[in-house]
Bacterial RNase P class A from a Sphingomonadales bacterium, 395 nucleotides, folded computationally.
RNA sequence: UCAGACGGUCGGAUGGCCGCUGCCGCAAGUCCCGAAAGGGCGCGGGAGAGGAAAGUCCGGGCUCCACGGGAACAGGGUGGCGGGUAACGCCCGCCGGGGGUAACCCCAGGGAAAGUGCCACAGAAAGCAUACCGCCGAUGGCCCCUAGGGGCACAGGCAAGGGUGAAAGGGUGCGGUAAGAGCGCACCGCGUCGCUGGUGACAGGGACGGCAUGGUAAACCCCACCCGGAGCAAGACCAAAUAGGGACGGCAUGCGGGCUUGUUCUCGCGGGUGUGUUUCCGCACCGCCGUCCGGGUAGGUCGCAAGAGCCUUGCGGCGACGCAAGGCCUAGAUGAAUGGCCAUCGCCUGGCUUCGGCCAGGGCACAGAACCCGGCUUACAGACCGUCUGACCUU
Numbered sequence: 001u002c003a004g005a006c007g008g009u010c011g012g013a014u015g016g017c018c019g020c021u022g023c024c025g026c027a028a029g030u031c032c033c034g035a036a037a038g039g040g041c042g043c044g045g046g047a048g049a050g051g052a053a054a055g056u057c058c059g060g061g062c063u064c065c066a067c068g069g070g071a072a073c074a075g076g077g078u079g080g081c082g083g084g085u086a087a088c089g090c091c092c093g094c095c096g097g098g099g100g101u102a103a104c105c106c107c108a109g110g111g112a113a114a115g116u117g118c119c120a121c122a123g124a125a126a127g128c129a130u131a132c133c134g135c136c137g138a139u140g141g142c143c144c145c146u147a148g149g150g151g152c153a154c155a156g157g158c159a160a161g162g163g164u165g166a167a168a169g170g171g172u173g174c175g176g177u178a179a180g181a182g183c184g185c186a187c188c189g190c191g192u193c194g195c196u197g198g199u200g201a202c203a204g205g206g207a208c209g210g211c212a213u214g215g216u217a218a219a220c221c222c223c224a225c226c227c228g229g230a231g232c233a234a235g236a237c238c239a240a241a242u243a244g245g246g247a248c249g250g251c252a253u254g255c256g257g258g259c260u261u262g263u264u265c266u267c268g269c270g271g272g273u274g275u276g277u278u279u280c281c282g283c284a285c286c287g288c289c290g291u292c293c294g295g296g297u298a299g300g301u302c303g304c305a306a307g308a309g310c311c312u313u314g315c316g317g318c319g320a321c322g323c324a325a326g327g328c329c330u331a332g333a334u335g336a337a338u339g340g341c342c343a344u345c346g347c348c349u350g351g352c353u354u355c356g357g358c359c360a361g362g363g364c365a366c367a368g369a370a371c372c373c374g375g376c377u378u379a380c381a382g383a384c385c386g387u388c389u390g391a392c393c394u395u
Base pairs, nucleotide, nucleotide: 001391002390003389004388005387006386007385008384009383010382012345013344014343015342016341017340018339020048021047023045024044025043026042029041031040032039033038050366054377055376057375058374059373060372061371062231063230064229065228075227076226077225078224079223080094081093082092083091084090095109096107097106098105099104110222111221115220116219117216118215119214132162133161134158135157136156139155140154141152142151143150144149170188171187172186173185174184175183189211190209191208192207193206195204196203197202235302236301237300238299245293246292247291248290249289250288251287254269255268256267257266258265259262271286272285273284274283275282276281309328310327311326312325313324314323315322316321346364347363348362350359351358352357
């Protein structure tokens, strides 16, 4: 210098004017809105989106509901080991496997000799493994042939090579054989049983076994562990009009029967209203006024901004993180505030250029809190910082 890996910070700046939403202080009236609850009006000060506020995918706080304790079934989730944490499916460290020259990155990483299912296409054969091409044909058969021997490829043998496939019943080599084959041997792999190290995942090494046991569990399933449900429209409080409920008071109130004598019980007849289209025949209900009480709705207030909070320093730890001391207060809307304009500068794009710059207009990524917090994932123009790796050059 170039190429790359990992981690972090910022994400237009400054000033002025006018607004919008909370907060604090002062002041405050026979004030305004409202039935009330409650809200507002003056002056001054200060604050006002994010790293993801997003997706709502995990984990919690908080609230209500359910619940005597435990266990089991069903359903859902998680899945190497150790740690961190309030908790987690998150994070850190390590182990194993894979990729990269490397820094470093990726893994849904328990179980396939418990059982079931599936393995498309291609291929001879895909789970009782198989034999298309190929190899052999020692042995038996046939032919040539004086013998020795040669030939054919009928029986038969083989699974080394080719081919198919994601995958073909261990791999490499030597021996062996008619050709071959764990058939034999060495090493590697695999399995079983000891040993050593490690908290552990696991690693190293030994003996034995000739290899049995293909893959697939984000297929069913098995094993271990975890999980009650709903969510701030949770929930709590204050509380109209109208309708309905109850108590009391007043007024009004057809006929008849019953007995438990109710001023308002009960039964029948009558009346009225509604309804089944009408009639018949049914069903449901039963007056007015006033005062008070209680529940609920509209409306209002709280929940709701001091919290697993942020910053700095020190200590412990490889680290995630923990502990201590000091400091700070940092949005709170709900028909939903956080904005608009101007000036200067920065960056990008375009034009001109005497390469010094100048000009014009445009643009400034992704994106907008809604109870709060810890994570993950996704989106993102541009700028900056640190550590490390590889290549080349110079000293």

The coordinates come from a structure-prediction model, not an experiment, and the mean pLDDT is 75. NCBI's taxonomy places the organism under Bacteria, Pseudomonadati, Pseudomonadota, Alphaproteobacteria, Sphingomonadales. RNAcentral holds the sequence, with entries from ENA. It is recorded under the gene name rnpB.